Predicted 3D model of a 77-nucleotide RNA (Glycine riboswitch aptamer) from uncultured Sphingomonas sp. It matches the Rfam family "Glycine riboswitch aptamer". Rfam links the family to the GO term glycine biosynthetic process. The sequence is in RNAcentral, with records from MGnify. The prediction has a mean pLDDT of 79. The source organism's lineage runs through Bacteria, Pseudomonadati, Alphaproteobacteria, Sphingomonadales and Sphingomonas.
[in-house]
C1' cells in the first nucleotide's frame, strides 16, 4: 500500500433567500472542534553536522442531527 473490523471531539445557532412548504437546499454573520490534508515549532529518531520528523501548535482548507469522511489501533494478504 489493499481488504476487514474497531475509531472522538464540537450550535441539526441566528438572519435572509428558495423550493415540491411536515421538511429541505443556498448564502451572511459569530460561536466552537481537530483526528483527512496543509502549516509553524521542535521533543525525538537515523544511515549524523545532514537529513527524517509528532498526537505539540495554528485552524488555511475540514467540520460541529445521521451518512460520508476521519488520525491511529487489530487482523490477514
Nucleotide at each position: 500500500g489493499c481488504g476487514c473490523g474497531g475509531g472522538a471531539g464540537a450550535g441539526c445557532g441566528u438572519c435572509c433567500u428558495c423550493u415540491u412548504u411536515c421538511a429541505g437546499g443556498g448564502g451572511g454573520c459569530c460561536a466552537c472542534c481537530g483526528a483527512a490534508g496543509g502549516a509553524g515549532c521542535a521533543a525525538c529518531c537515523g544511515c549524523c553536522c545532514c537529513g527524517g520528523a509528532a498526537u505539540c501548535u495554528c485552524u488555511c482548507a475540514g467540520g460541529u442531527c445521521a451518512a460520508c469522511g476521519g488520525a491511529c489501533c487489530g487482523c490477514g494478504c